This is a predicted structure of a 252-nucleotide part of an RNA (large-subunit ribosomal RNA, domain VI) from an Allostellaceae bacterium. Rfam family: Bacterial large subunit ribosomal RNA. Its mean pLDDT, the model's own confidence on a scale to 100, is 90. The RNAcentral record of the full RNA draws on ENA.
[in-house]
Context: one part of a larger RNA
Formats: sequence, C1' cells, structure tokens
RNA sequence: UGUUUGAGACUUGAGAGGAGCUGUCCCUAGUACGAGAGGACCAGGAUGGACGCACCUCUGGUGUACCGGUUGUCGCGCCAGCGGCAUCGCCGGGUAGCUAAGUGCGGACGGGAUAACCGCUGAAAGCAUCUAAGCGGGAAGCCCCCCUCAAAACCAGGUCUCAUUGAGAGCCGUGACAGACCAUCACGUUGAUAGGCCGGAUGUGGAAGUGUCGUAAGGCACGCAGCUAACCGGUCCUAAUCGCUCGAAAGC
Repeated sequence: UGUUUGAGACUUGAGAGGAGCUGUCCCUAGUACGAGAGGACCAGGAUGGACGCACCUCUGGUGUACCGGUUGUCGCGCCAGCGGCAUCGCCGGGUAGCUAAGUGCGGACGGGAUAACCGCUGAAAGCAUCUAAGCGGGAAGCCCCCCUCAAAACCAGGUCUCAUUGAGAGCCGUGACAGACCAUCACGUUGAUAGGCCGGAUGUGGAAGUGUCGUAAGGCACGCAGCUAACCGGUCCUAAUCGCUCGAAAGC
C1' cells in the first nucleotide's frame, strides 16, 4: 500500500516448517525348534543413551547494585569508627535474573493408501495360474493423526460487535513477563505503572556502642545481632497533569 466504508476482537486452514532414532534387562520360556550345544517369533513390562522443547522446585554456576573477613596506602585533626585506590585489591558466602552439569516432558497410539512379497476367487488355455475382470493381507517409508507458523491463500476467506449522537487509533507520561531502535505488553487519579515508605522473604553471620574478663592479641554479654539488590505483598507520599492530533459520504 492492497484486501472496495472505517474499526476492535475472535477465527477457518490452502500452504509451509518441526518431530520421526535406538540399546539393555525382565516375563512369556529354558517353552516352540534342536540329537545336543544352543535357543526364539508373537504379546506384555522395566530402565537407559543420543537428540529436541520447556523450566529454575531441587543440585550447582554466575551474580563488579547484598553481607562478612583481610593486606598495603591515602584521607575524614587524633583514638575508635568509616571512606577512596590497589584486577570487584585479595578472600569466604550469596537474592532476583540468566543458566546446565539440574528438573519435567517428547518420539507414541491409531487410521488410510501402498512397495517388495504372501494370498482368495478366476478365465483366456475344460487343466494350471495372486490377474486378464474382481477381492484381501503387507513396511522405520507415503498421506493423515501430534507441535509451530499461516488469508499478499491477489480466488487477499469467515463470525461477532461497534461507529460522524466520533467507533477507534496515535501523540504525551509511568513502566516491564518486552526490548538494539522500533515494535509488543501493563498502567495513566474511576490509578498500585514505576520510585519512595512499611511489612515479609532471602542472604550474610553476630553491627556500632557500652559493660565485663584478659598485660595484650582478643573473648563474652546486651543480641540468631546489625545490615540486606533485582524477590513477595501493602500503602496514593512522589511521578503518570492539563490536553492535542488523526479518523469512515467515495467508487462501481
């Protein structure tokens, strides 16, 4: 831009893509078979490998916005307590998110038409013959079934609702389960969208200060203390103000 008024939802599925794998063990059964040695088809069950999709409860990784320890040095006048720099200075842990080595799930079942092949009936050819007429069975393969996309499928499909008494969309703002930008999605006071604050969870691991014990390093008590990001909730304190623009009478 088109889809022959405009719009918001919900859809059909032409077509396209994905998937399609396989081991071992048990049972049937030491049965059928076989002189024995050996040793099944069919049917049922269990458990793996590789691959794929999703997820973060668990196990871990990361986690330079969390907590702690510690070295050197500089600064806050000094002590104490803190801060800067040194690869995040180094080291020990770690929330959310992301993630695999972690967790869950998948290949199936079933149907249709067939291949080689196996058959039924059966003539040509009084016999025989699966084939010439006709009718069955038969593959991890083919077409469906399963998952994803999908009406520019230009034969451009369908349904519902709304609309000049303006449907609806955009601008603008707050943002994230989204994201390079854009888009998408949530929200804009008839409001929990983000920040703040409050409560909780989680992590760290016992704050500062004071008291006390010790010559001291340090220990103990107040006290599972203090601090705590992205997490879970709550709360209009702050910011989402007021508004503006586009938008369907033209074509046959």